[in-house]
Annotation
A computed fold for a 1447-nucleotide RNA from a metagenome, annotated as small-subunit ribosomal RNA.
RNA sequence: AGAGUUUGAUCCUGGCUCAGAGCGAACGCUGGCGGCAGGCUUAACACAUGCAAGUCGAACGGGCGUAGCAAUACGUCAGUGGCAGACGGGUGAGUAACACGUGGGAACGUACCUUUUGGUUCGGAACAACUGAGGGAAACUUCAGCUAAUACCGAAUAAGCCCUUACGGGGAAAGAUUUAUUGCCGAAAGAUCGGCCCGCGUCUGAUUAGCUAGUUGGUAGGGUAAUGGCCUACCAAGGCGACGAUCAGUAGCUGGUCUGAGAGGAUGAUCAGCCACACUGGGACUGAGACACGGCCCAGACUCCUACGGGAGGCAGCAGUGGGGAAUAUUGGACAAUGGGCGCAAGCCUGAUCCAGCCAUGCCGCGUGAGUGAUGAAGGCCCUAGGGUUGUAAAGCUCUUUUAACGGGGAAGAUAAUGACGGUACCCGUAGAAUAAGCCCCGGCUAACUUCGUGCCGGCAGCCGCGGUAAUACGAAGGGGGCUAGCGUUGCUCGGAAUCACUGGGCGUAAAGCGCACGUAGGCGGACUCUUAAGUCGGUGGUGAAAUCCUGGAGCUCAACUCCAGAACUGCCUUCGAUACUGGGAGUCUCGAGUUCGGAAGAGGUGAGUGGAACUGCGAGUGUAGAGGUGAAAUUCGUAGAUAUUCGCAAGAACACCAGUGGCGAAGGCGGCUCACUGGUCCGAUACUGACGCUGAGGUGCGAAAGCGUGGGGAGCAAACAGGAUUAGAUACCCUGGUAGUCCACGCCGUAAACGAUGAAUGCUAGCCGUUGGGGGGUUUACCCUUCAGUGGCGCAGCUAACGCAUUAAGCAUUCCGCCUGGGGAGUACGGUCGCAAGAUUAAAACUCAAAGGAAUUGACGGGGGCCCGCACAAGCGGUGGAGCAUGUGGUUUAAUUCGACGCAACGCGCAGAACCUUACCAGCCCUUGACAUGUCUAUGACCGGUACCAGAGAUGGAACCUUCCCUUCGGGGCAUAGAGCACAGGUGCUGCAUGGCUGUCGUCAGCUCGUGUCGUGAGAUGUUGGGUUAAGUCCCGCAACGAGCGCAACCCCCGUCCUUAGUUGCUACCAUUUAGUUGAGCACUCUAAGGAGACUGCCGGUGAUAAGCCGUGAGGAAGGUGGGGAUGACGUCAAGUCAUCAUGGCCUUUAUGGGUAGGGCUACACACGUGCUACAAUGGGGCGUACAGAGGGUUGCCAACCCGCGAGGGGGAGCUAAUCUCUUAAAGCGUCUCGUAGUCCAGAUUGGAGUCUGCAACUCGACUCCAUGAAGUCGGAAUCGCUAGUAAUCGCGAAUCAGCAUUGUCGCGGUGAAUACGUUCCCGGGCCUUGUACACACCGCCCGUCACGUCAUGGGAGUGGAUGGUACCAGAAGUGGGUAGUUUAACCGCAAGGGGAACGCUUACCACGGUAUGAUUCAUGACUGGGACGAAGUCGUAACAAGGUA
Repeated sequence: AGAGUUUGAUCCUGGCUCAGAGCGAACGCUGGCGGCAGGCUUAACACAUGCAAGUCGAACGGGCGUAGCAAUACGUCAGUGGCAGACGGGUGAGUAACACGUGGGAACGUACCUUUUGGUUCGGAACAACUGAGGGAAACUUCAGCUAAUACCGAAUAAGCCCUUACGGGGAAAGAUUUAUUGCCGAAAGAUCGGCCCGCGUCUGAUUAGCUAGUUGGUAGGGUAAUGGCCUACCAAGGCGACGAUCAGUAGCUGGUCUGAGAGGAUGAUCAGCCACACUGGGACUGAGACACGGCCCAGACUCCUACGGGAGGCAGCAGUGGGGAAUAUUGGACAAUGGGCGCAAGCCUGAUCCAGCCAUGCCGCGUGAGUGAUGAAGGCCCUAGGGUUGUAAAGCUCUUUUAACGGGGAAGAUAAUGACGGUACCCGUAGAAUAAGCCCCGGCUAACUUCGUGCCGGCAGCCGCGGUAAUACGAAGGGGGCUAGCGUUGCUCGGAAUCACUGGGCGUAAAGCGCACGUAGGCGGACUCUUAAGUCGGUGGUGAAAUCCUGGAGCUCAACUCCAGAACUGCCUUCGAUACUGGGAGUCUCGAGUUCGGAAGAGGUGAGUGGAACUGCGAGUGUAGAGGUGAAAUUCGUAGAUAUUCGCAAGAACACCAGUGGCGAAGGCGGCUCACUGGUCCGAUACUGACGCUGAGGUGCGAAAGCGUGGGGAGCAAACAGGAUUAGAUACCCUGGUAGUCCACGCCGUAAACGAUGAAUGCUAGCCGUUGGGGGGUUUACCCUUCAGUGGCGCAGCUAACGCAUUAAGCAUUCCGCCUGGGGAGUACGGUCGCAAGAUUAAAACUCAAAGGAAUUGACGGGGGCCCGCACAAGCGGUGGAGCAUGUGGUUUAAUUCGACGCAACGCGCAGAACCUUACCAGCCCUUGACAUGUCUAUGACCGGUACCAGAGAUGGAACCUUCCCUUCGGGGCAUAGAGCACAGGUGCUGCAUGGCUGUCGUCAGCUCGUGUCGUGAGAUGUUGGGUUAAGUCCCGCAACGAGCGCAACCCCCGUCCUUAGUUGCUACCAUUUAGUUGAGCACUCUAAGGAGACUGCCGGUGAUAAGCCGUGAGGAAGGUGGGGAUGACGUCAAGUCAUCAUGGCCUUUAUGGGUAGGGCUACACACGUGCUACAAUGGGGCGUACAGAGGGUUGCCAACCCGCGAGGGGGAGCUAAUCUCUUAAAGCGUCUCGUAGUCCAGAUUGGAGUCUGCAACUCGACUCCAUGAAGUCGGAAUCGCUAGUAAUCGCGAAUCAGCAUUGUCGCGGUGAAUACGUUCCCGGGCCUUGUACACACCGCCCGUCACGUCAUGGGAGUGGAUGGUACCAGAAGUGGGUAGUUUAACCGCAAGGGGAACGCUUACCACGGUAUGAUUCAUGACUGGGACGAAGUCGUAACAAGGUA
């Protein structure tokens, strides 16, 4: 410090996720030791049991015990009395508050402690204990009597104190003791602790906006330790609040802790300070201090005891129990230390505390051994079978002993004594590698890879995502990586996140500028001078507790931990100074702003009036059959006279031309003309005011269209509606009608893509070109220059993710306001406000996804555009589709009809040839190391070959005869056969979606790329685009490109002309010869087959740009514009085809999915399709005669002559390994005869009979011949195919395969030999440029809504059930205050009666619990219901994305 994830790729915006640190944690697996810490975060839920606050006999009387004869002494105990119990310990429920933090303040109290000062005298009356008598189950309690005190009361005294009308008045004490001493009382001061007041700080919500009646203040009084509405009476009407009152929710606060670079954010366990609470609520008493955790009273709930009459209790003290929970410990030891209470003290008490126990809960430290050890052992795993790895790891050898174990010694903590911890820490010794390693991960992020299993199953997953037969992602193993007594997971916090942005973000299109203005509060604000010193800056003083953090030291062996010192605690207060800036005060100024005067333009607004054109209607005239409307029609109007045309009248609405990126207005918006009233703006000028300004939360006003209310108006247009069309449907688009509405007046509504998707204001920052309204200058009066205010285009710097903006900023700055924070849910629900309603405004959450989005790029696509090409259309010729047959396919059938190929680019395809074989299929029979290969072992010496028998369908089984090896060092070796077991063979079994190779297709289309440079943040672009041209990215020109490669073309082959060479088997002009180039002769010609020449837009003319090129019945030439044909197929696309040509990974099979065999099947047949053949006839059929090819094949072959047969064919045998012989008569053609338009002398299917040939064998299932038979068919619907010249059409010939089988398939060969192309509008395919895109699996794309099903959360809902606080009324325990006719009464007064005082009772005020009523808030639930979200393959349509087919 970043990374992953939206896309085909890119940049940006933006969310989600990860890597880090931390925790009072929990869970899973594992677990050796020690030190230091920590340990109910949940039920402030309920608690059994024990302990946690007592002490003092030096205050007092007494009881008991011991000793004593006794006095008495000692000990002990309940009671009276004193002090303590308000501390210490626990918890965080409540509390949003002077509760806490921090800093101040004045009107107070303070036991014990310290200091000072002054006192401590004289009396009195009781009550406990105790004794006696009762009541009660108990707790406890009643009556009578006796008694002490440092308990209680009175008097005296009063330095000082308190009150006061300043005269006066009031008020104290306690003693104990042998001394010493100590205690007590008054007062003053200190210290400590506490009470009270104030400034500032301290969570969320405005879907909480108004709150308040002792409320705010005053006076008087009461009350308190003390101020104060703290309380009461009276008076006044205040007080708080947008700087957030009130209300609601949540929460103890802080030092600190965690994180972070910091600023911040989160948090408030342990330790420390403060507060609050003690079963829940209320109350007071005592006291220095409490409204009191282990005190009291009352009410309530709960638990327990009970003799039913009554009583007792409060673990949020320490242990512990139940419960809750994912989860948190021992009913331990000791007062030895530190501290606390009481006491003169000894001492007693102390679950505070110090220790121990449990727990890896955390932090820190240590160990589980060290050295050596390579045949790199064995085993495991992988393997290309060679090896590699685990791995110096182990074993082995040599050592060590930390820890643990055992034995011995043994502290500090204590200053004289006292040690729970503890025989602990620590030290020494002994034996022995002995007692001690796991967890997670290994696709990317993120360090670390292989094999097997599984097969979208089981599973993984933090995000992206893995898994559908070769998974580094699941499970296991081997190996590796990380951490280590721990390791992972889960939860939570901060970080990364600049993702709430103070530091440190944005708002044209990504989320985001209010529709616009006026203006309140607020914020900000021109120049100069003086003053002040609030902000600001500097210094001083105080405080900022300790601990923590940081720095430096020190102590435990180190560390954690602890101790010491320093720094720091960024804060608050105080005081002194500074005065630039901001603020306050005073004064001055004119540039901002405004006023005045003079001009100017304008659809600015409101009201009234008025004009013409057009539409429609009505009346009248002319006139006749249609009009209207559409893609085409129909509904509709019209013979009752329409449409058309002429004249007249009426009504309403809107204002052509001018008209303009022209004008005006804040925006919405404003358009005939005239008048009235009126707002704003601009220009020029002088004078005046003197900052009067800018923005603007709330607020107020304006605000298109539609809509609403009332009343008018209504020509045209036109939602709804009706009809006609279209359509599968058409609740639409189109047409004919048509009502609200549109118009006017008044009143509402308050929203729009209210847009420049751009808030307002001010200043600054290059220009150029238009245009509107003014001013100035020049002058030739028509222009030029210049200035201010508008309105546009282009463009530099700058900005921007890019697009783009660019003095009219989206640039550089300042001020103020508004708004945004992933997509969906949702601008929705609820609540509030507004509205007559429609609805508007404000505005969530649950849940769900990992994206949603912006700009630009490359493709692809478009029922977008432009240019161009192709037998693509058109123009032609001939076909297919109809018939019969052949052949292939589908389907069906079958035991099997083997398998593959499926739009073009499967279907006369693999198959250049299925009777057996082929053959892979089926049903039988048979074999199991196998039909075939290699290796090992044993036996034999041959194997092979020939003759031939039996069974069987054959394979096979049984059996006979003949013949029969090589080399040698004699050990053996080679070779072959047989047998046995094992390795293995075998597979046309699966996967062409694991592959190689080969092939098809777009397409012989003209394209596809690269290097360097340049441009762009980048994907990419440029080049390759543009203007011409070409068959062509062919060439030329231009150009930030310059070059290059694969393609095109050319080079190669055949044909066409000529030449040279050569002349047999070829040829024959001349000379002979023959039936015949047959023979002699010749090689000129033809031909053969080798090499050359030739053609290049080279020449001419025109055109074009002087180019490339194009045009020409131009010349020349055999050939002319790539001369014709072939071979040749760029980058790539289709997971195209082929595992059945072959090869091959993986999987499967192994007495079978392998091998052998005979038979059957691949040839089936209702039917459908493709490709062909033959025809339907006279351009023909038949008969006779007759002419002319080319290219191929041939020895298991081609087969001549001749003979036989009607013929297929048979006999025969010459020649030929081929320019020699042969297949081999080419046919159409030509000549002639016949047929005469008919199912024929057309056509030939089908069937019967008889044969030929091949072959072991023609039944299933061959071809051919002859005789007879003579079907459909008379030119073919929709639709569709081929072809542009030696082509189509037509005619025959040959070959491969092959025993045989092709008149029809395939591949070749030649003969005869056309027609047409105006042209590119349309169909199909393709190329280039451009445009749009929400597509990228790329339009066979994407995608929307209803309905149906399932799941989830949520709104409404008749209601129902709780909780909370408010108001009103009732009620009123205990207690305190007030009153008091009652009852009772020791201290004082009084001789007495009595008085004073007190207690009880009664009463009253306040008040807790409780009750009734009411409205409010909130939670849960609710038949039914609304929408929402999600869910591999449901239904209906096709709304959006292209002009998405109606933008």

Rfam family: Bacterial small subunit ribosomal RNA.